[in-house]
Molecule: transfer RNA
Organism: uncultured Alphaproteobacteria bacterium
RNA sequence: UCCGACUUAGCUCAGCGGUAGAGCAAUCGGCUGUUAACCGAUUGGUCGUUGGUUCGAUCCCAACAGUCGGAG
Numbered sequence: 001u002c003c004g005a006c007u008u009a010g011c012u013c014a015g016c017g018g019u020a021g022a023g024c025a026a027u028c029g030g031c032u033g034u035u036a037a038c039c040g041a042u043u044g045g046u047c048g049u050u051g052g053u054u055c056g057a058u059c060c061c062a063a064c065a066g067u068c069g070g071a072g
Base pairs, nucleotide, nucleotide: 001071002070003069004068005067006066007065010024011023012022013021018055026042027041028040029039030038048064049063050062051061052060
């Protein structure tokens, strides 16, 4: 320098056009003599940024940024 993949909750990841979810973590409660484990509930997101397409974008397109990999 060129090519490719990825970027979504505190963490790990789903969701591939029609109001954004799970597990873990956190908080509260139940259970227990207490803790842990277990069970239940709750909280938590400008979906990397900026534009474009569309009636409608996490999803399609472009540029940029970051991380990782490959070629030279």